RNAcentral holds the full RNA, with entries from SILVA. A computed fold for a 479-nucleotide part of an RNA from a metagenome, annotated as small-subunit ribosomal RNA, 3' major domain.

Context: one part of a larger RNA
RNA sequence: UGACGGGGGUCCGCACAAGCGGUGGAGCAUGUGGUUUAAUUCGAUGAUACGCGAGGAACCUUACCUGGGCUAGAAUGCUGGUGGAUCGGAUCUGAAAGGGUCUUUUGUAGCAAUACACCGCCAGUAAGGUGCUGCAUGGCUGUCGUCAGCUCGUGCCGUGAGGUGUUGGGUUAAGUCCCGCAACGAGCGCAACCCCUAUCUUUAGUUGCCAACAGGUUAAGCUGGGAACUCUAAAGAAACUGCCGUCGUAAGACGCGAGGAAGGAGGGGAUGAUGUCAAGUCAUCAUGGCCUUUAUGCCCAGGGCUACACACGUGCUACAAUGAUAGGAACAAAGGGCUGCUACUUGGUAACAAGCUGCUAAUCUCAAAAAUCCUAUCUCAGUUCGGAUUGAGGGCUGCAACUCGCCCUCAUGAAGCUGGAAUCGCUAGUAAUCGUAUAUCAGCAAUGAUACGGUGAAUACGUUCCCGGACCUUGUACA
Numbered sequence: 001u002g003a004c005g006g007g008g009g010u011c012c013g014c015a016c017a018a019g020c021g022g023u024g025g026a027g028c029a030u031g032u033g034g035u036u037u038a039a040u041u042c043g044a045u046g047a048u049a050c051g052c053g054a055g056g057a058a059c060c061u062u063a064c065c066u067g068g069g070c071u072a073g074a075a076u077g078c079u080g081g082u083g084g085a086u087c088g089g090a091u092c093u094g095a096a097a098g099g100g101u102c103u104u105u106u107g108u109a110g111c112a113a114u115a116c117a118c119c120g121c122c123a124g125u126a127a128g129g130u131g132c133u134g135c136a137u138g139g140c141u142g143u144c145g146u147c148a149g150c151u152c153g154u155g156c157c158g159u160g161a162g163g164u165g166u167u168g169g170g171u172u173a174a175g176u177c178c179c180g181c182a183a184c185g186a187g188c189g190c191a192a193c194c195c196c197u198a199u200c201u202u203u204a205g206u207u208g209c210c211a212a213c214a215g216g217u218u219a220a221g222c223u224g225g226g227a228a229c230u231c232u233a234a235a236g237a238a239a240c241u242g243c244c245g246u247c248g249u250a251a252g253a254c255g256c257g258a259g260g261a262a263g264g265a266g267g268g269g270a271u272g273a274u275g276u277c278a279a280g281u282c283a284u285c286a287u288g289g290c291c292u293u294u295a296u297g298c299c300c301a302g303g304g305c306u307a308c309a310c311a312c313g314u315g316c317u318a319c320a321a322u323g324a325u326a327g328g329a330a331c332a333a334a335g336g337g338c339u340g341c342u343a344c345u346u347g348g349u350a351a352c353a354a355g356c357u358g359c360u361a362a363u364c365u366c367a368a369a370a371a372u373c374c375u376a377u378c379u380c381a382g383u384u385c386g387g388a389u390u391g392a393g394g395g396c397u398g399c400a401a402c403u404c405g406c407c408c409u410c411a412u413g414a415a416g417c418u419g420g421a422a423u424c425g426c427u428a429g430u431a432a433u434c435g436u437a438u439a440u441c442a443g444c445a446a447u448g449a450u451a452c453g454g455u456g457a458a459u460a461c462g463u464u465c466c467c468g469g470a471c472c473u474u475g476u477a478c479a
Base pairs, nucleotide, nucleotide: 001479002478003476004475005474007473008472009471010470011469012468013467015463016462019426020425021424022423023422026317027316028315029314030313031312032311033310034308035307042053043052064303065302066301067300068299069298070297077125078124079123080122081121082120083119084118088103089102090101091100092099093098107116108115109114128292129291131290132289133288137286138285139281140280141279142277144275149188150187151186152185153184154183155164156163157162168179169178170177194269195268196267197266199237200236201235202234203233204232205231209226210225213224214223215222240263243257244255245254246253247252319419323378324377325376326375327374328373329372335366336365337364340359341358344355345354346353347352385416390411391410392409393408394407395406396405432455433454434453435452436451437450438449
């Protein structure tokens, strides 16, 4: 100087408390461990692994296993030699890959020799490796932590390591600011500048809108038209403790004060200092070293990654009446669409199929929002709750659904009556609850992830305690 303390002081955080909803019990989905296996490819392992890499494992992917093949090799460049236009066609063997056989055609320049271009073969160079080492590395990432810290120059103090500044008194979300001070300044962080959102104004008015006028329909901005409103998307305004009051030297704090759409950082996002964990990644990529080179490389078929006495994590669906079922009525936002999204009509109980139509989309379409409201049935039961499991019949994608896809219909109708010890999330448009969309994608094991809106709470006395963190101080046989 740090680190640590079941030392002290001050302060903060869904850390506790106060509340609301879960997990832990059931069934299923998914990941992991273990076991099994020819293989169940590899990595991630307290917090910071376990719906993680994977934002799509039937083949491919694929790295694993079994078997069959290739050896300058799957791709590209160069040199020498050699043959020939190339491409293509037929055929044998084979699971395919691969290995054989036969065959057609003759580019450009030039009279030609030949040269050039292209293709194949041979030889030589150069390859390849998801093989090892993340404890040789770059880059990227997690975590402490969006915590308020981490440093430097000059000066001063100390023999020196170092200290001071950065401590102290206040204040703040903040090393934020004020006052004081052997310090005076400065940098990286904080904040602000950036984006979205809440209000208004201006400009613009189609594909969006329809107040007034007119036409028109069973109905509909449907039409003429309009530029008001909504909206769209560009530019501005607006919030600064600016004003008032109280307290204070100041910084600032407080006020069911004013005005204002918004009030004290208005609400979100992006943004992550010096460093810590030899944290993670050599399997995104790059890369040193090592290893391999008729194999640890490459091609192919089939299998595996989907196994199953069991254990754990994360979820979904429930156990019902604040509900289930049937019928009717209403209100979003944000996205996607040409190998695509598909209106409408017909067939089918349906998944879907057939025909036809619009849209490269504020124009057409996916598209029905669902919780909600109204009416009716059920009347507390393993039930009109719950839907696992299994049987039968179909549909779709795809070369192909056996291992191993999704969907529809009929039948079947398991466990489960609110969950022990323990444990998690959340402070407001949040929790809870309800649907919608997208990426990946032929299809889909999505209940996942990422976005979007609808309905919409309760509680916080307080900081004694648990956990984590910041600053000062103290002790130390630790570095």